[in-house]
c-di-GMP-I-GGC riboswitch aptamer from Methylophaga sulfidovorans, 83 nucleotides, folded computationally. The prediction has a mean pLDDT of 77. Its Rfam family is "c-di-GMP-I-GGC riboswitch aptamer". The family has 40 seed sequences and 1,298 matches in Rfam 15.1.
C1' cells in the first nucleotide's frame, strides 16, 4: 500500500431483563449474547424518531432533541492476504 472469502487471541454487546435518567424518541450502569471488522470516534449530508410553536383543516413549515448496531461523508485503527 492493497484485499474482505474463511477465521477471531483480543474488542464491542441487539431482543429481553433489574436499576436510574429523561414529558418523550432515548440515555447510562449491571444481568444477557443475536450480532458486528470499525457495533471505534465525528451529527457534516440524507433516512427514522421523539418533543413543542406556527398557519388552522390544508399537511406542511419552525425551533429544540434521538438514532454511528439506517445509509453516505471525515478520521483513526485491529486481524487478514497480495506485493
Nucleotide at each position: 500500500u492493497u484485499u474482505u472469502a474463511u477465521a477471531a487471541a483480543g474488542c464491542c454487546a441487539a431482543a429481553c431483563u433489574c436499576g436510574u435518567c429523561g414529558u418523550g424518541a432515548g440515555g447510562c450502569g449491571g444481568g444477557g449474547u443475536c450480532g458486528g471488522a470499525a457495533a471505534g470516534c465525528c451529527a457534516c449530508g440524507g433516512g427514522u424518531c421523539u418533543c413543542u410553536g406556527g398557519u388552522u383543516u390544508g399537511a406542511u413549515u419552525g425551533g429544540a432533541g434521538a438514532u454511528g448496531g439506517c445509509c453516505g461523508g471525515g478520521u483513526u485503527g485491529c486481524a487478514u492476504u497480495g506485493c